[in-house]
Background:
The RNA shown here (transfer RNA) has 73 nucleotides and comes from Candidatus Iainarchaeum sp. Its Rfam family is "tRNA". About the family: Transfer RNA (tRNA) molecules are approximately 80 nucleotides in length. It is annotated as a transfer RNA. It was read from a public genome assembly.
RNA sequence: GGCCCCGUAGCCUAGCGGAUAGGGCAGCUGGCUUCUAACCAGCAGGUCGGGGGUUCGAAUCCCUCCGGGGCCA
Repeated sequence: GGCCCCGUAGCCUAGCGGAUAGGGCAGCUGGCUUCUAACCAGCAGGUCGGGGGUUCGAAUCCCUCCGGGGCCA
C1' cells in the first nucleotide's frame, strides 16, 4: 500500500428496509429465607462508532472518516 471481517446498554449477544431496538449476565427494588446464596416478580439502563447520502421509512443499503482484527505485498 491492496483486500476482507467486525464496531448494538457496564460486559456478551440477536436483529440484514417497516413493532415502543429483543435476550443473557451484571445493577436496583420487592418477595421468599433466621441471615446469605439460590429461586421468583418487577424496574432502570441504548447518540445501534462519528458524519453525510438514498428512501415515505435505515441498526439494516451507499459514501467517507475513526477504532479493532485478519490475509497478501